The prediction has a mean pLDDT of 84. Large-subunit ribosomal RNA, domain VI from a Thermoguttaceae bacterium, 266 nucleotides, folded computationally. NCBI's taxonomy places the organism under Bacteria, Pseudomonadati, Planctomycetia, Pirellulales, Thermoguttaceae. Rfam family: Bacterial large subunit ribosomal RNA.
Context: one part of a larger RNA
């Protein structure tokens, strides 16, 4: 821009992408076969390998924004508590997300129509012939089936709901101008959305972020104080303290203000 009013959801597949894989152990069975070694064809059941998809409950791993010890030095007058450097200084741990080596799951059944192969019934040719007329079985392979994209599929498709034609001027039909529906867009608070668009969830008729409350998770027993202890190092008690990032609920304190496009043709 276009799909012959403007608009919102919700959809139909022409068409096109992916995927469609291997082993192995057991049952039929030590059977068929086979002198004998050895050993199926089919069918039923189990594991598993790569690979692909999704995910963070478990295993674990990262976690420079949580927590704790501890070493050197400087600061806060000093003690004590604390802060800055020093590879997050060093070390244990470690929540969310993101992750794989951890968790689920999938290649499949079924169906049509074949290939090679095997057949039925049959002639021409009194016979025979699966073939010449018919009809059939039969593959990981086609075509469906599953899984994603798709109506610019210009052949631009369906359905359903939402919106109306008021004014003013010129007026024969009818033109111009102005207002203005649904709904949308800039903006703005934000996202397990994201390169930047796009997408979602809000915008005071409101839980969208941060803040505060309340929990969960983590670390692991704060700080002061009192006891103990050659008045030392530490040790107890208060004290499963203290503290806590993204998690979970809740609560308008704080911050979502403003504006702007928008139909009967073209």
């Nucleotide at each position: 821009c276009g799909c012959a009013c403007g608009a919102a959801a919700c959809u139909u597949g022409a068409g096109g992408a992916g995927a469609u894989u291997c082993u192995u152990c057991u049952u039929u069975a030590g059977u068929a076969c086979g002198a004998g070694a050895g050993g199926a064809u089919u069918u039923g059941g189990a594991a598993g390998g790569a690979c692909g998809u999704c995910c963070c409950u478990c295993u674990g791993g990262u976690g420079u924004u949580c927590c704790a010890g501890u070493u050197g030095u400087c600061g806060c007058g000093c003690u004590a508590g604390c802060g800055g450097c020093a590879c997050g200084g060093c070390u244990g741990g470690g929540u969310a997300g993101c992750u794989a080596u951890g968790g689920a799951c999938g290649g499949a059944a079924a169906g049509g129509a074949u290939a090679a192969a095997c057949g039925c019934u049959g002639a021409a040719a009194g016979c025979a012939u699966a073939u010449a007329a018919g009809c059939g079985u039969g593959a990981a392979g086609c075509c469906c089936g599953c899984u994603c994209c798709a109506a610019g599929a210009u052949g631009a498709g369906g359905u359903u709901u939402c919106g109306u034609a008021g004014g003013g001027c010129c007026a024969u039909u009818g033109g111009c101008c102005c207002g203005a529906a649904a709904g949308u867009c800039c903006c703005c608070u934000g996202g397990a959305a994201g390169a930047c668009u796009a997408c979602c969830a809000g915008g005071u008729u409101g839980a969208u972020a941060g803040g505060c409350c309340g929990g969960a998770u983590g670390u692991g027993u704060a700080a002061g104080u009192g006891g103990g202890g050659u008045u030392a190092a530490c040790c107890c008690a208060u004290u499963c303290a203290g503290c806590u990032a993204a998690c979970c609920g809740g609560u308008a304190c704080u911050a979502a203000c403003g504006g702007a496009c928008g139909a009967a043709c073209g």